[in-house]
RNA sequence: ACCCGAAAAAGGUAAUCCCACCGCGAGAUGGAGACGCAAAGUCAUGGAUCUGCGAUUGCAAUCAGCGCAGACCGCCAGACUGCCGAA
Repeated sequence: ACCCGAAAAAGGUAAUCCCACCGCGAGAUGGAGACGCAAAGUCAUGGAUCUGCGAUUGCAAUCAGCGCAGACCGCCAGACUGCCGAA
């Protein structure tokens, strides 16, 4: 230094529900509040999932696939960065 992650210390973050507000929606932001988290920090790059619109295909369909535009990194990977230090 990497890996690793302690019934360690310090500090951090904050799911669900509720309230306000924005958005057609998935969801975002703030408040309140803690189920959890050692990258639950950042980036939508790949996949997954979800939303809106569209035409076409599937006999038909409110379903599935496809295209476009989005959401989500607290789903899984990838990239970059970072606190602490027992085994």
Model confidence (mean pLDDT): 85 of 100. A computed fold for an 87-nucleotide RNA from an Anaerolineaceae bacterium, annotated as c-di-GMP-I riboswitch aptamer. Taxonomically the source falls in Anaerolineaceae (Bacteria, Chloroflexota, Anaerolineae, Anaerolineales). Of the family's consensus pairs, 89% are formed in the model. It was read from a public genome assembly, where an Rfam model found it.